[in-house]
Molecule: transfer RNA
Organism: Parcubacteria group bacterium RIFCSPHIGHO2_01_FULL_45_26
RNA sequence: GGGCGGUUAGCUCAGCUGGUUAGAGCGUCCCGUUUACACCGGGAAGGCCCGGGGUUCGAAUCCUCGACCGCCCA
Numbered sequence: 001g002g003g004c005g006g007u008u009a010g011c012u013c014a015g016c017u018g019g020u021u022a023g024a025g026c027g028u029c030c031c032g033u034u035u036a037c038a039c040c041g042g043g044a045a046g047g048c049c050c051g052g053g054g055u056u057c058g059a060a061u062c063c064u065c066g067a068c069c070g071c072c073c074a
């Protein structure tokens, strides 16, 4: 330098063909249970989806430029 993949909650990841309120597990907090802790059961908080621009009535999702991470080639 070229190609491909990735970036969504604190962490690991879903998100089908663009459309109704962006979700799960783990973690955190609260309540129940316990003498207490853990386990277990119930509940809550937490994200404008890496950044800019574009297309569209409508974008996490499509296009484009950039940033960062990983793999391959040179």
Base pairs, nucleotide, nucleotide: 001073002072003071004070005069006068007067010026011025012024013023019057028044029043030042031041032040050066051065052064053063054062